[in-house]
RNA sequence: AGAGUUUGAUCCUGGCUCAGAAUGAACGCUAGUGGCAAGCCUAACACAUGCAAGUCGAACGAAUCACUUCGGUGGUUAGUGGCAAACGGGUGAGUAAUGUAUGGGAAUCUACCCAAGAGAUGAGAAUAACCACUGUAAUUGGUGGCUAAUGCUCAAUAAUCCCCGAGGGGGAAAGGAAUACGCAAGUAUUUCACUCAUGGAUGAGCCCAUAUUGGAUUAGUUAGUUGGUAGUGUAAUGGACUACCAAGACUAUGAUCCAUAACUGAUCUGAGAGGAUGAUCAGUCACACUGGAAUUGAGAUACGGUCCAGACUCCUACGGGAGGCAGCAGUGAGGAAUAUUGGACAAUGGGCGAAAGCCUGAUCCAGCUAUGCCACGUGAGUGAUGAAGGUCCUGGGACUGUAAAACUCUUUUAGUGGGGAUAAUAAUGAUAGUACCCACAGAAAAAGUCUUGGCUAACCCUGUGCCAGCAGCCGCGGUAAUACAGGGAAGGCAAGCGUUAUUCGGAAUUACUGGGCGUAAAGGGUACGUAGGCCGUUUAGUAAGUUAGGUGUGAAAGCCCAAAGCUCAACUUUGGAACUGCAUCUAAAACUGCUAGACUAGAGUGAGAUAAGGGACAAUGGAACUCCUAGUGUAGAGGUGAAAUUCGUAGAUAUUAGGAAGAACAUCGGAGGCGAAGGCGAUUGUCUGGGUCUUAACUGACGCUGAGGUACGAAAGCGUGGGGAGCAAACAGGAUUAGAUACCCUGGUAGUCCACGCCGUAAACGAUGAGUGCUAAAUAUCGGGAUUAUUCUUGGUGUUGAAGCUAACGCGUUAAGCACUCCGCCUGAGGACUACGGUCGCAAGAUUAAAACUCAAAGGAAUUGACGGGGACCCGCAUAAGCGGUGGAGCAUGUUGUUUAAUUCGAUGCUACGCGAAAAACCUUACCACUUCUUGACAUGUUAGUCGUAUCUUAUCGAAGGAUAAGAGUCGGUUCGGCCGGACUAUCACAGGUGUUGCAUGGCUGUCGUCAGCUCGUGUCGUGAGAUGUUAGAUUAAGUUCUGUAACGAGCGCAACCCUCACUUUUAUUUGCUAGCAGGUAAUGCUGAGAACUAUAGAAGAACUGCCAGUCAUAAGCUGGAGGAAGGAGAGGAUGAUGUCAAGUCAUCAUGGCCCUUAUGAAGUGGGCUACAAACGUGCUACAAUGGUAACUACAGCGAGACGCAAGACCGCAAGGUGGAGCAAAUCUCUUAAAAGUUAUCCCAGUUCAGAUUGUUCUCUGCAAUUCGAGAACAUGAAGUCGGAAUCGCUAGUAAUCGCGGAUCAGAAUGCCGCGGUGAAUACGUUCUCGGGUCUUGUACACACUGCCCGUCAAGCCACGGGAGCUGAAGUUACUUUAAAACGGUGCUUUAACCACUUAGGUGGAGAUAGCCGUUUACAGUAAAAUCAGUGACUGGGGUUAAGUCGUAACAAGGUAGCUGUAGCGGAAGCUGCGGCUG
Repeated sequence: AGAGUUUGAUCCUGGCUCAGAAUGAACGCUAGUGGCAAGCCUAACACAUGCAAGUCGAACGAAUCACUUCGGUGGUUAGUGGCAAACGGGUGAGUAAUGUAUGGGAAUCUACCCAAGAGAUGAGAAUAACCACUGUAAUUGGUGGCUAAUGCUCAAUAAUCCCCGAGGGGGAAAGGAAUACGCAAGUAUUUCACUCAUGGAUGAGCCCAUAUUGGAUUAGUUAGUUGGUAGUGUAAUGGACUACCAAGACUAUGAUCCAUAACUGAUCUGAGAGGAUGAUCAGUCACACUGGAAUUGAGAUACGGUCCAGACUCCUACGGGAGGCAGCAGUGAGGAAUAUUGGACAAUGGGCGAAAGCCUGAUCCAGCUAUGCCACGUGAGUGAUGAAGGUCCUGGGACUGUAAAACUCUUUUAGUGGGGAUAAUAAUGAUAGUACCCACAGAAAAAGUCUUGGCUAACCCUGUGCCAGCAGCCGCGGUAAUACAGGGAAGGCAAGCGUUAUUCGGAAUUACUGGGCGUAAAGGGUACGUAGGCCGUUUAGUAAGUUAGGUGUGAAAGCCCAAAGCUCAACUUUGGAACUGCAUCUAAAACUGCUAGACUAGAGUGAGAUAAGGGACAAUGGAACUCCUAGUGUAGAGGUGAAAUUCGUAGAUAUUAGGAAGAACAUCGGAGGCGAAGGCGAUUGUCUGGGUCUUAACUGACGCUGAGGUACGAAAGCGUGGGGAGCAAACAGGAUUAGAUACCCUGGUAGUCCACGCCGUAAACGAUGAGUGCUAAAUAUCGGGAUUAUUCUUGGUGUUGAAGCUAACGCGUUAAGCACUCCGCCUGAGGACUACGGUCGCAAGAUUAAAACUCAAAGGAAUUGACGGGGACCCGCAUAAGCGGUGGAGCAUGUUGUUUAAUUCGAUGCUACGCGAAAAACCUUACCACUUCUUGACAUGUUAGUCGUAUCUUAUCGAAGGAUAAGAGUCGGUUCGGCCGGACUAUCACAGGUGUUGCAUGGCUGUCGUCAGCUCGUGUCGUGAGAUGUUAGAUUAAGUUCUGUAACGAGCGCAACCCUCACUUUUAUUUGCUAGCAGGUAAUGCUGAGAACUAUAGAAGAACUGCCAGUCAUAAGCUGGAGGAAGGAGAGGAUGAUGUCAAGUCAUCAUGGCCCUUAUGAAGUGGGCUACAAACGUGCUACAAUGGUAACUACAGCGAGACGCAAGACCGCAAGGUGGAGCAAAUCUCUUAAAAGUUAUCCCAGUUCAGAUUGUUCUCUGCAAUUCGAGAACAUGAAGUCGGAAUCGCUAGUAAUCGCGGAUCAGAAUGCCGCGGUGAAUACGUUCUCGGGUCUUGUACACACUGCCCGUCAAGCCACGGGAGCUGAAGUUACUUUAAAACGGUGCUUUAACCACUUAGGUGGAGAUAGCCGUUUACAGUAAAAUCAGUGACUGGGGUUAAGUCGUAACAAGGUAGCUGUAGCGGAAGCUGCGGCUG
């Protein structure tokens, strides 16, 4: 510090996710040691048991024990009394301020402690304990009697105390112990207590300021409420309380209400600013089963006290009682989860005590737990034959791996034994015989866990086969998974490792530091204006902000720095710094603020001009539509893509004249004007708002923005009343259509118009808030002014563009640039312009506005493609123009389907279907039935054995494979070694597979397409994907060439080079040729000879727009012409770029994986591939006279031949047979070409057409012709009379037509491949169909239109809303009843101290007191309204779920451009009306 993830790729926006650190953690696996820390986050749930607060005999009486020198001494303690128990310890329920933090303040108290001052005199009455009697189950009492005190009371005295009318009045105490003296009484001293008062210290109470969570879908709250006066009350202020008076107080700087929460020092994280947290430690607060209350006291409204009420638990003799672990342990429960019913008061501290001391679950220690942090160990050195084992393998080896073993060492820690501290400077050690030290033995006792597709360090094998599973995100798994599981290896960390949860970070993803709003989310529809925020120049003052310095405070601990102590570290100690804050004092005066004064540049006023569809009201006008009346006139009109509904002989349409009514204002008109926006358009008038320019007279900052608020606000819609010509939602009809609730047509109502009142929304858009200043120009236009050969200036409205900005597109003085001020708004997509609640509205609805849940994207701009029922240009037998076909018939052949034991397999739109197959009777053959074989039909090797062979012939059996028998035969080489070779039998390795996967592959092939394209290097442009080049203008068959050009070049394709054909020359001359010469024949190059011709086959030439004219741009080229055998590529062939279709082929071949191995291999016989209701493709033959038949007659070329072609001759009607000259071929043979031509006949018919089918008899091939061959003769003589929709081929030696040859092949072509003969027609043209190319445009497509995608309906699941209601919770208000208690009143009865009186017995008073009354009031009850939560038949929409239904709304002009507000309608997407927007 970043990374992954939206796309085919790119940039941006934007979310999600990861890497880091942390934790009071938990879970899984694992675990050696020690130190230091930490340890119920959940049920403030309930608690058994033990302990956690006592102490003092030097306050007191009494009881009792021990000892005793009998004098006493020492001890124990139930009770009275004193002090403590308000600390210490726990917990975080409540509490959003009666709290906390920081800083201040005045009207207070403070036991014990300190300092200094004063005092402590004299009396008295009780009471517990105890004793007696007595109640009760218990807890606990009752009555009577005795007694003490530092308990209680009175009197005295007293001030620097308190009150006061300033005269005065009030007002205290307690003793104990020790020592000394003394017989004693007592005295004195010391000390501890005691009383009064002052000050301090400590602690506490109260008040103020600032800070302190979220919600406005909580906006108003408040009657003791706010203040005053007088009181009460308190330690003290105060509505704290009471009476009276006033009507205030709080609140948009968020009152009230709701929810949540103890606060802080600090902790975690972060670069910081921040964010989150508030365990342990420390400070504060609150609480102590729940609620209320007081008592005592210096202090409590009291955790281990009291009273009352409630819930719960326990005891009970049923009458009543007892209890409170949120103290330490511990138990149950809850929970993912958190420890011992331990030791000691040795230390530190606390209480009491004069002290010894006692108490102390505070504390110090130990125990449990890897919960965390820190430290150490699990060994070290040598050791290659790189052992074994394991894993992988290209079979060579590699890795594990110096790792092990082995050898040589060491002993930390653990273990055993021995010694043995500090912590307490006298005594005292729980920890603890611990830390530490020494000795001993022996590598001995000590390594796991997670990961290995990318992010992210680390890779192979096997298994599995969208299964099982993984997963933080992207995603992996459908037979070759580095992603699952196992194994090996590797990587990370390590006594831990990983997962889960949570927090911060990364996230500049709430942006103060530090973001945005034209199109990504985001500018309010517009203006005015309140609060608020901000504000021109200048002077003086002030000092609130600001700046500087000082002082106080900011607890300690922690963090940071430096030292020190534990062996180091963690940890601890000491010191420093820091605590960025608050308060206060002093100073400064630039800036902001405040006060006072001045100015004119902002703003406004005045004066003079001026443009305009600015607004309101009124009047007027002409054109057109419609309607009415009348005339003319006759059969149609209207409407559409085409029609129909409709109107019309009752006279339409058309035309003429007159009239009525309503609405809108052509031309001018413009990218033009005005207005804040919405919006505004005939003319005239009245009223009225704003702008601009000039001038510089006046005011003197009067300004800008603007939350709430107010006003305006298209269209649609609503209410009331008018109006209603045209148009026109709804509606009706007609069309279209599969349907058509639409588009089109005919009608047509609300509405559109007016008045008044609502509504308050729009793509209300420049998708761009308002204001101010600054920052190049050019050009156009509307206004004003100046100036007149022109320009300048100012205010608007546009276009192009500099800098700059922007993700890009683009913006650019009318900013989206550079800055300032203020307002509004945004924070992933969907859910959702929604629900609920509130406000507004007559309603429609508007406004404000969530959550659950789902996803990993959604989105913007631009790029390359592809596509479009987008555009432009061009090409092609693509259309058109022609010729001939197919589709109908019969047959042939292939395919589908069906059948079958099998009908083997493959090919399936173009690009399968006379295709693989250039040839299925057996074989082929892969299929089926049956019969057989198992190292095998075929290959190599090992081991063992046998044979001299091998091999050939014959016979028998069997369907054959095969078996048996007989016979022939008795090996070759040689280095001379029974050395090599051979065959057979058996064994083991293995062979074999036309089994599977063409979606694992190679190779080959098809197709787009012989279309003209496809790319690269360097340069340049762009953030980038990419672009440029390759586009443009011409031209070409062509990315062919030329010109232009930020491109310049190059490559694969095109072309050319190659072959064949067409012309010529030359060379050669046999088997071919024969002009001339010679010979010869019935005839023939037959012969001599020739090399002219033809032909053959070698070499060479020839064609290049070379020449001419025109044209184009002086180019490339095109048109025409000449010459030429051939003319613009002369004709044909071969030649197939980058790529596309997971195209085809595992059955040509090769090949990975998988599968079979007495069978999915191998052999054989027979059958099948030849089936046949039906469908399709490709062909042949025909339907006839341009013909058939018969006879005669003429002219080719390519080829083939020994496993062969076969002549002449003879036989047969013929197929063919007999026979065999010649020929391995320019020599011989196949080999008579046919159509054509001549003559004759047929005479339009199912025929003298056509030939299927069938019968009989034959021929040939072959081992074999039945399934299942070809051919011949005779006989038979089917359909068919030119073929529906549709569709195919062909542009010249082509189509059409005619025959010939060849491959395969024993035989078997209508197929295939070739050959020649005869030999046309047509092309105006590119609108349309199909295919292709280039450029451009749109796109929501990229698996690329066979794309994408919307809504209803049906089904499953999920969360949510409504819902008759029902239930619960926490509060509020009012009322009722009222416990305990306090206060006040009264006060039966009773009553020690004090007072008075007294007959001394008592009486009276003061005071106290039960009960009652009043006030306050907990719990409880009743009622009411609202809030929150749960639940609810039914219901609503939403989300989601590979392959359901209906349509096709959107994306291309998406087939009616889309979107939008509103209204109506419709199964649904949606359609239509009105207005708006261009996205």